[in-house]
RNA sequence: GGCCUUAUCGUCUAGUGGUUAGGACACCACCCUCUCACGGUGGGAACUGGGGUUCGAAUCCCCAUAGGGCUA
Numbered sequence: 001g002g003c004c005u006u007a008u009c010g011u012c013u014a015g016u017g018g019u020u021a022g023g024a025c026a027c028c029a030c031c032c033u034c035u036c037a038c039g040g041u042g043g044g045a046a047c048u049g050g051g052g053u054u055c056g057a058a059u060c061c062c063c064a065u066a067g068g069g070c071u072a
Stems, first nucleotide, its partner, number of pairs: 001071007010025004018055001027043005048064005
């Protein structure tokens, strides 16, 4: 350089065109407890960036950025 592939809450992960973007752990509040832990209830928090297709895009296409792989 060429080709392939991945990018979603703090972390891990689901989501194959119309979901309120869901779950687990973590965090915060409250309950429970003499206190802590455990347990229970609730809450905040995410689609790498830009463009395109479409009535509608996390999802399809292009470019870029970053990670991984194959190859010379």
A computed fold for a 72-nucleotide RNA from an uncultured Clostridia bacterium, annotated as transfer RNA. Its mean pLDDT, the model's own confidence on a scale to 100, is 81. Its Rfam family is "tRNA". Rfam classes the family as a transfer RNA. It was read from a public genome assembly.